[in-house]
């Protein structure tokens, strides 16, 4: 000085004026005004999982259906968090994993390739057979041997050669070529067993057949969790009309938004047309709340004392402006260290001049930006976003 | 606020693991005197966007983004 992981808090502070919402008090001519409070986020955002809380039965049995899917912890719960193990990526710091089961079963692989799933012979190697062609040789000239080419069938998976994947890998016997066909060694697998850990898993040893491919974010297997809906849940009051009009179904029915059947409550129910009313209250903000100290744990988190109460709005309030103080930037000065030029000089010190970097102090001017706004309420993931601060790795200089 | 579905050529729309297609638009030619019609041809796709799973993703998975619809 490059490039790069990874953790951390925090979203300026203190104060004056106006201005809006809520909550207590006061005044009132019932319009409204005054005074005291309190007034946005880390994501309030996406609604993507988990709850709480309200109705259906008190959510209950059973298929379907969805979710999840290494071990062990944590939390109200979780698909979320910690902390190990596996596998993968990176040179590292570190990072990512929907990470059970493919020797139960079905299914799927385009193109290329001979063959794609208990598969297969294009070219290649092998040895045999019988025809035909060349060539060399012998011949009693009729033919006969030997090699070489071709062709037919047959044996072979060591080499070529397609793929994304070709049914273990090196080597060595053996073989006509060959091949786990035999053997040694190394992967992997099943079974038995020792040590290690809570497990997951890890090391290590015998024995065995000689190997048994991938995809399960295909169906499906096997573990385990799951009822439905959502505060426009759901209740209260008041106002409205009409308990209009057709069709249809009607106790073996209908309805209870459940996907079905059981089962349980309820007793007319749908469906068109035509009308009305869209107004207050409650729920609703104290909660698995924060905030600080002590303990316990590697951590996630727990337990215990103490303190504080911190928006509740309904077309929806939380702004604007000014002052210090802190923070950053830019440009100026002054001072100080260390480097490098330059003058006078034979040379070195020192003075003086000028330049770079870095520190301290001053003055002026600019900025405190990005994302983005409560709507029942919490725990989480994800996604946006701008500036600081700590470690940590690699790499190039220099001393 | 809360609960759905959709995104594929300029338009409307097929394709649900194995080379992205069709209709109408639109360009060229041909027929006509000339225009439509009508043959023949031709172009034109990041399959909203970004990870994951698979030998492969338009599809299957999961996170954003836009757009519609529903509730009293």
């Nucleotide at each position: 000085g490059g490039a790069g992981c990874c953790g951390g808090g925090g979203a300026g502070a203190g104060g004056a004026u106006c201005g809006c919402g809520g909550c207590g008090g006061g005044a009132u001519c019932c319009g409204u005004c005054c005074c005291g409070u309190c007034g946005a986020g880390g994501a309030a955002a996406g609604u993507c999982c988990g709850g709480a809380c309200u109705c259906c039965a008190c959510a209950g049995g059973g298929c379907a259906g969805c979710g999840c899917g290494c071990u062990g912890g944590g939390c109200a719960a979780c698909u979320c968090c910690c902390a190990g193990g596996c596998g993968g990526g990176g040179c590292g710091a570190c990072c990512c994993g929907a990470u059970g089961g493919a020797a139960a079963g079905u299914g799927c692989a385009g193109c290329a390739g001979a063959g794609a799933g208990c598969a297969g012979a294009c070219c290649g190697c092998c040895a045999g057979c019988g025809g035909c062609c060349g060539a060399u040789u012998c011949u009693u000239c009729g033919g006969g041997a030997u090699c070489g080419g071709u062709g037919c069938g047959g044996g072979u998976a060591a080499g070529g050669g397609u793929g994304a994947a070709a049914c273990g890998g090196u080597g060595g016997g053996g073989u006509a070529a060959g091949a786990g066909c035999c053997c040694a060694c190394c992967a992997g697998c099943a079974u038995c067993u020792c040590g290690g850990g809570c497990a997951a898993c890890c090391g290590g040893g015998a024995u065995g057949g000689c190997u048994u491919g991938g995809u399960a974010a295909a169906c499906c297997c096997c573990g385990c969790g799951u009822g439905g809906a959502g505060c426009a849940a759901g209740g209260c009051c008041a106002a409205a009309u009409a308990g209009g009009g057709a069709a249809g179904c009607c106790a073996u029915g209908g309805c209870g938004u459940g996907g079905c059947c059981c089962g349980c409550g309820c007793c007319g129910c749908u469906u068109c047309c035509g009308g009305g009313u869209a107004g207050g209250c409650c729920g609703c903000u104290c909660g698995a709340a924060g905030c600080g100290g002590u303990g316990g744990g590697u951590g996630a988190c727990c337990a215990c004392c103490g303190c504080u109460c911190c928006a509740g709005a309904u077309g929806a309030a939380u702004g604007a402006u000014c002052c210090u103080c802190c923070c950053u930037c830019g440009c100026g000065g002054g001072c100080g260290c260390a480097g490098g030029g330059g003058u006078a000089g034979a040379c070195g010190u020192u003075u003086c001049c000028u330049c770079u970097u870095c520190g301290c102090u001053u003055g002026c001017g600019g900025g405190g930006a990005a994302c983005a706004g409560a709507a029942u309420c919490c725990g989480g993931c994800u996604u946006a976003u701008g500036a600081c601060c700590g470690g940590c790795u690699c790499c190039a200089u220099u001393c | 606020g809360c609960c759905a579905a959709a995104g594929u050529a300029g338009c409307u729309c097929a394709g649900u693991g194995g080379u992205a297609g069709a209709g109408c638009a639109g360009c060229u030619g041909a027929u006509u005197c000339g225009u439509a019609a009508u043959c023949a041809g031709c172009a034109g796709g990041u399959c909203g966007c970004c990870g994951g799973u698979u030998c492969a993703a338009a599809c299957c998975c999961g996170g954003c983004c836009u757009u519609u619809g529903g509730c009293u």